[in-house]
RNA sequence: GGGGGCAUAGGCUAAUGGUAAACUGUCGCUCUCCAAAAGCGAAUUUCCAGGUUCGAGUCCUGGUGUCCCCG
Numbered sequence: 001g002g003g004g005g006c007a008u009a010g011g012c013u014a015a016u017g018g019u020a021a022a023c024u025g026u027c028g029c030u031c032u033c034c035a036a037a038a039g040c041g042a043a044u045u046u047c048c049a050g051g052u053u054c055g056a057g058u059c060c061u062g063g064u065g066u067c068c069c070c071g
Base pairs, nucleotide, nucleotide: 001070002069003068004067005066006065007064010024011023013021018054026042027041028040029039030038047063048062049061050060051059
């Protein structure tokens, strides 16, 4: 220098263009003499900027970060 993959909650990972979700963690409550376990509930998310579309996490363009391959 060229090519390709990936980026979603604190962590890990889903999601045919049609209400963004599970597990785990955190917090609160119930249960208990107390705690653990269990149950119930809450908060926290689509890397950035544009475009297409009635509608974008998803499609297109550019950028950033990261990983791999070629030279």
The RNA shown here (transfer RNA) has 71 nucleotides and comes from a Fidelibacterota bacterium.
Taxonomically the source falls in Fidelibacterota (Bacteria, Pseudomonadati).
RNAcentral records the identical sequence in 2 taxa.
Model confidence (mean pLDDT): 80 of 100.
The sequence is in RNAcentral, with records from ENA.
Rfam family: tRNA. The family's RNA type in Rfam is transfer RNA.